[in-house]
Context: one part of a larger RNA
RNA sequence: CCUUGACCUCAAAUCGGGUGAGACUACCCGCUGAACUUAAGCAUAUCAAUAAGCGGAGGAAAAGAAACUAACAAGGAUUCCCCUAGUAACUGCGAGUGAAGCGGGAAAAGCUCAAAUUUAAAAUCUGGUGGCCUUUGGCCAUCCGAGUUGUAAUUUAGAGAAGCGUCUUCCGCGCUGGACCGUGCACAAGUCUCCUGGGAUGGAGCGUCAUAGAGGGUGAGAGUCCCGUCUUUGGCACGGACGCACCAGGGCUUUUGUGAUGCGCUCUCGAAGAGUCGAGUUGUUUGGGAAUGCAGCUCAAAAUGGGUGGUGAACUCCAUCUAAAGCUAAAUAUUGGCGAGAGACCGAUAGCGAACAAGUACCGUGAGGGAAAGAUGAAAAGCACUUUGGAAAGAGAGUGAAACAGUACGUGAAAUUGUUGAAAGGGAAACGAUUGAAGUCAGUCGCGUCGUCCGAGACUCAGCCUCGCCUCGGCU
Numbered sequence: 001c002c003u004u005g006a007c008c009u010c011a012a013a014u015c016g017g018g019u020g021a022g023a024c025u026a027c028c029c030g031c032u033g034a035a036c037u038u039a040a041g042c043a044u045a046u047c048a049a050u051a052a053g054c055g056g057a058g059g060a061a062a063a064g065a066a067a068c069u070a071a072c073a074a075g076g077a078u079u080c081c082c083c084u085a086g087u088a089a090c091u092g093c094g095a096g097u098g099a100a101g102c103g104g105g106a107a108a109a110g111c112u113c114a115a116a117u118u119u120a121a122a123a124u125c126u127g128g129u130g131g132c133c134u135u136u137g138g139c140c141a142u143c144c145g146a147g148u149u150g151u152a153a154u155u156u157a158g159a160g161a162a163g164c165g166u167c168u169u170c171c172g173c174g175c176u177g178g179a180c181c182g183u184g185c186a187c188a189a190g191u192c193u194c195c196u197g198g199g200a201u202g203g204a205g206c207g208u209c210a211u212a213g214a215g216g217g218u219g220a221g222a223g224u225c226c227c228g229u230c231u232u233u234g235g236c237a238c239g240g241a242c243g244c245a246c247c248a249g250g251g252c253u254u255u256u257g258u259g260a261u262g263c264g265c266u267c268u269c270g271a272a273g274a275g276u277c278g279a280g281u282u283g284u285u286u287g288g289g290a291a292u293g294c295a296g297c298u299c300a301a302a303a304u305g306g307g308u309g310g311u312g313a314a315c316u317c318c319a320u321c322u323a324a325a326g327c328u329a330a331a332u333a334u335u336g337g338c339g340a341g342a343g344a345c346c347g348a349u350a351g352c353g354a355a356c357a358a359g360u361a362c363c364g365u366g367a368g369g370g371a372a373a374g375a376u377g378a379a380a381a382g383c384a385c386u387u388u389g390g391a392a393a394g395a396g397a398g399u400g401a402a403a404c405a406g407u408a409c410g411u412g413a414a415a416u417u418g419u420u421g422a423a424a425g426g427g428a429a430a431c432g433a434u435u436g437a438a439g440u441c442a443g444u445c446g447c448g449u450c451g452u453c454c455g456a457g458a459c460u461c462a463g464c465c466u467c468g469c470c471u472c473g474g475c476u
Stems, first nucleotide, its partner, number of pairs: 027058001028056004038045001042092001068075002079106004089097002110327003113273001123151001124146002127143007160269002162266004167262001169260002172252002175249004180240006190206001191222001192205004207224002209213001215227003278299007305322005362369002382409001385396004
C1' cells in the first nucleotide's frame, strides 16, 4: 500500500424500555370566585363558602385508627342513614341562616415509619454474566457497584427493650373437580272437518297441553303454526377467571435451631416528628358568640413537656388525648361510559332539537343559532303488450281482494279552486217569522205488472192404457 476486517474517537439514522403533556368529566378532591335575587328601598347580611373559571384523580373519591367525645356506672378509627332539630347559636337580633355530643341502625379491620450501638463482625440492596424454574417475575453461583453523612433485623406508646422463669402454639408446593363468570344448545299440546273470504288466526263441530292462556311473528282476534314462555338460583357443552378466599379428592417435598410466637415476674431502662405549636395583627370563613377553621406578615417555644376541656385574665386542682410523618377494605355518591330490566310516562304540532342521510340542511365574518320531514300492498305481483305523441302524457290491455292502494302511494276533514246539475235576480249579501214551490231521502197507503207459495171453484189440452163402432188386411 492492496483492503472491504478489527480497534480508538466522534456524528447521524433506526430502535428496546421509560415518560404521558392531551381527551372525557355524572359522581369526587383542591383552588379561585361573582352578580341577578331576598331584605317589598339599600350598604352589613342573603343568594353562597353557590354558578362560571382553573388544576387533579378513581371506579368510586375523600376521610380514617384520636393532641377525640365527654363529665357518665363513662364511651372508643372513618364513612353513611334515622333522630337530636329548624333545636343551641349567629344575624341592620331585620330578612334570614343554622350545627354538634348522646341514642338507634348500615358496614366493620387494623396498622407502618422517624427517633436506640448489630457492634462478637452491613447481617441489606440495584445491576452485569452464567445456569435453572412455575418467566411483568423467582432461585442459585459469580463479579462490579450503592452504602457507616447508615442498608437490614428489632421497636411505635395500646407500648416496648433488657434480665429471670416456665409452659403454649408453629412446614410448604403445585394438580384435578366443585363452587364463580361469560357464551351456546335442548326441553308440552290440532295446523282435524265444514262455512265465509284474496288470505283464517274469524264462525260452527270434534280434540289436546298447561308450575307454560307473558309477549312477539305468521296474508284478519292463534295456549296448541314459528320464536318464546313455565319447571329454572335447573341440565349439557365450550371458554374464562383463579383471590390460592371456600369445599372435596389424590400427589410431591420434609421443617430442628442457641428458630419464631405467646404468657408470668422485676429495687433495670423506656429514645416519640420546629420556623412547628403558640402569641400578636390583617383578611376570609363558620352556628362558633373577648375570635370555629384557613391563609399572609411579625414574634416565636417547651420536655414531671404539650394540646383540649364552647366567655377574656391570674392562681390552683382534676379529666382526657399525644400534634407538627405515613398506609388502610366495607357500608356512601354517580344526568358521563359500558351492560341489563321495567313503566298507572309521550305517541309524530306530543315525546329529546333530532322515531327519517339531525346537531343534518340552512343562517351568521364569528361566538353562535338551528329546522321541516314516519305509514303502497299479504306479496312488487311497481302496469308486459298495442296505439297516439318528439317527449311528458293519454287511450286500451294487464296485476291485485281493492289502483277511488300507481313509488306525489292507507284513511283523506276544513277553509279554498275547477267542472257539471238545479234555483234565483229592484231595494248589498247575510239573518228571523210566516206561507207556498221544486228536488231528494225514509216510511206508509193505493194502482199496474212480474215471480214464488197456499186455498177455493170451473172448464179442459197433448200423450198413454182399456172398451165399443166403422174401414182395410190376416187366420179358422
A computed fold for a 476-nucleotide part of an RNA from a soil metagenome, annotated as large-subunit ribosomal RNA, domain I.
Rfam family: Eukaryotic large subunit ribosomal RNA. Rfam links the family to the GO terms structural constituent of ribosome and ribosome.